[in-house]
Context: one part of a larger RNA
RNA sequence: UGACGGGGGCCCGCACAAGCGGUGGAGUAUGUGGUUUAAUUCGACACAACGCGAAGAACCUUACCUGGGCUGGAACACGAGGUAAAACCGGCGAAAGCCGGUGUGAUCUUCGGAUCGACCGUAGUGAGGUGCUGCAUGGCUGUCGUCAGCUCGUGUCGUGAGAUGUUGGGUUAAGUCCCGCAACGAGCGCAACCCCUACCCUUAGUUACCAGCGGGUCAAGCCGGGCACUCUAAGGGGACUGCCCCGGAUAACGGGGAGGAAGGUGGGGAUGACGUCAAGUCAUCAUGGCCCUUACGUCCAGGGCUACACACGUACUACAAUGGCCGGUACAACGCGUCGCCAACCCGCGAGGGGGAGCUAAUCGCUUAAAACCGGUCUCAGUUCAGAUCGGAGUCUGAAAUUCGACUCCGUGAAGGUGGAAUCGCUAGUAAUCGCGGAUCAGCAUGCCGCGGUGAAUACGUUCCCGGGCCUUGUACA
Numbered sequence: 001u002g003a004c005g006g007g008g009g010c011c012c013g014c015a016c017a018a019g020c021g022g023u024g025g026a027g028u029a030u031g032u033g034g035u036u037u038a039a040u041u042c043g044a045c046a047c048a049a050c051g052c053g054a055a056g057a058a059c060c061u062u063a064c065c066u067g068g069g070c071u072g073g074a075a076c077a078c079g080a081g082g083u084a085a086a087a088c089c090g091g092c093g094a095a096a097g098c099c100g101g102u103g104u105g106a107u108c109u110u111c112g113g114a115u116c117g118a119c120c121g122u123a124g125u126g127a128g129g130u131g132c133u134g135c136a137u138g139g140c141u142g143u144c145g146u147c148a149g150c151u152c153g154u155g156u157c158g159u160g161a162g163a164u165g166u167u168g169g170g171u172u173a174a175g176u177c178c179c180g181c182a183a184c185g186a187g188c189g190c191a192a193c194c195c196c197u198a199c200c201c202u203u204a205g206u207u208a209c210c211a212g213c214g215g216g217u218c219a220a221g222c223c224g225g226g227c228a229c230u231c232u233a234a235g236g237g238g239a240c241u242g243c244c245c246c247g248g249a250u251a252a253c254g255g256g257g258a259g260g261a262a263g264g265u266g267g268g269g270a271u272g273a274c275g276u277c278a279a280g281u282c283a284u285c286a287u288g289g290c291c292c293u294u295a296c297g298u299c300c301a302g303g304g305c306u307a308c309a310c311a312c313g314u315a316c317u318a319c320a321a322u323g324g325c326c327g328g329u330a331c332a333a334c335g336c337g338u339c340g341c342c343a344a345c346c347c348g349c350g351a352g353g354g355g356g357a358g359c360u361a362a363u364c365g366c367u368u369a370a371a372a373c374c375g376g377u378c379u380c381a382g383u384u385c386a387g388a389u390c391g392g393a394g395u396c397u398g399a400a401a402u403u404c405g406a407c408u409c410c411g412u413g414a415a416g417g418u419g420g421a422a423u424c425g426c427u428a429g430u431a432a433u434c435g436c437g438g439a440u441c442a443g444c445a446u447g448c449c450g451c452g453g454u455g456a457a458u459a460c461g462u463u464c465c466c467g468g469g470c471c472u473u474g475u476a477c478a
Base pairs, nucleotide, nucleotide: 001478002477003475004474005473007472008471009470010469011468012467013466015462016461019426020425021424022423023422026317027316028315029314030313031312032311033310034308035307042053043052064303065302066301067300068299069298070297075125076124077122078121079120087102088101089100090099091098092097105116106115107114108113128292129291131290132289133288137286138285139281140280141279142277144275149188150187151186152185153184154183155164156163157162168179169178170177194269195268196267197266199237200236201235202234203233204232205231209226210225213224214223215222240263243257244256245255246254247253319419323378324377325376326375327374328373335366336365337364340359341358345354346353347352385416390411391410392409393408394407395406396405432454433453434452435451436450437449438448
């Protein structure tokens, strides 16, 4: 100087407390361990591995296993030959591939030929490796932590390691600011500048909109028309403790109030200091070293990654009446679409099929949002709850759904009556609950990333648990 303490002081954080909803019990989905297996490819392991890499394993992917094949597989050099390769046909074959046959290019030309491409052969420099080492590395990432810290120059103090500044008194979300001070300044962080959102104005008015006018319909911005309103998208305004009162050192700032769409960082995002964990990744990529080279390379078929006495994590669906079922009737936003989205209409109980209009999209389509509301029914039961499992019949995608897809219909109708010890999330348009869209994608979503609808309870407080910041103290630790 640090680190540590079941030392002290001060202060934060859904850290506890106060609340609401879960997980832990059930069934299923998914990941992992274990076991099994010819193989169940590999990586990730407290927080910070385990719906993680994987934003999509039937083949492919694929790295694994079994079996069948190939051997200079890229480019270059040299040589031989004037034909090979490609293409087509036949045979073997599961395919890959192997064998046989047919077959022929470009440029120049003195028409003799020359040159090139290409195959073949030779041997070499070397290809290839998802083989090893993340403890040789780059790059990228997680984490402490969006915590308020981490440092430097000069000066000063100390023999020196170092200290000071950065400590102190206040204050803040903040090393934020004020005051003081042997310090004076500065840098990386904080904040602000960026994006979205909340209010207003200007400009613009189609594909959006429809107040007034005219037309029109069962109805409908449907038509003429209009640019007011909504909205769209570009520019601007607006919030700064600016104003008032009180407190405070007259300061920083704090409490209250006015005005205002918004008030003290308005709400959300992006943004992650010096560093820590030899944290993660050699399987995104790159790369040193080591290793393989008729194989640890490469091609193909089939299988496996989907196994199943079990254990754990994360989710979904439930256990019902604030509910289930039936009928009726409303109201979104974000997005996506030409190898696509697919309307009207017809067929089918349905998944879906036929059909073909429109749309490169504020125009057309996906697109009926669902919960909600109104009416009816069920009457507390393993039920008209719940839907696993299994049988049958189908639909769709795709060469192909047996191993191993999703969905529909009929039947079947398991566990489950709110979950031990323990444990997680959340402070407001949040939790809870309800549906919708997208990426990946032929097909496949309870996962992920977004979007809107409905919309709470509670916070006395900082004694305690956990993590963190500053000061101080002890130390036989570095």

Predicted 3D model of a 478-nucleotide part of an RNA (small-subunit ribosomal RNA, 3' major domain) from a metagenome. The coordinates come from a structure-prediction model, not an experiment, and the mean pLDDT is 83.